[in-house]
Molecule: SAM riboswitch aptamer (S box leader)
RNA sequence: UUCUUAUCGAGAGAGGCGGAGGGAUAGGCCCGAUGAAGCCCGGCAACCGAUCCUGUAUGCGAACGAAGUGAGUUCGCAGCGGGGUGUCAUGGUGCUAAUUCCUACAGAACCGAUAGGGGUUCUGGUAGAUGAGAA
Numbered sequence: 001u002u003c004u005u006a007u008c009g010a011g012a013g014a015g016g017c018g019g020a021g022g023g024a025u026a027g028g029c030c031c032g033a034u035g036a037a038g039c040c041c042g043g044c045a046a047c048c049g050a051u052c053c054u055g056u057a058u059g060c061g062a063a064c065g066a067a068g069u070g071a072g073u074u075c076g077c078a079g080c081g082g083g084g085u086g087u088c089a090u091g092g093u094g095c096u097a098a099u100u101c102c103u104a105c106a107g108a109a110c111c112g113a114u115a116g117g118g119g120u121u122c123u124g125g126u127a128g129a130u131g132a133g134a135a
Stems, first nucleotide, its partner, number of pairs: 001135008013041001015040003021031003025104004042096003046093003049088003052083005058078007100127001105124007
């Protein structure tokens, strides 16, 4: 950098340094010297992870065991599934104004108009962001 996949209406400082910009792009609309970006500290808990609870047609092991060379029961471990916020934040990423701030393409419904151009809502998609996996 590309591909696959999941998520994107929740959460998070009135701290220090720093000094003018920032919110991906475009158009809007916003944030910013009552201090932007960035760095540090703090915080959050989405993904990986750890752990707890729970279910299980699966596998392995142990005990019991009608009976007889094995149906079944219980327990443990593993695997798989669930836990809209189970717990943790030690570890790997991430995040920490506004729904990914809104819209950007297509379709549908309604409103308006009917010559042309619109508005609202919903659905899908694109783009983007983040994680995990792969090349």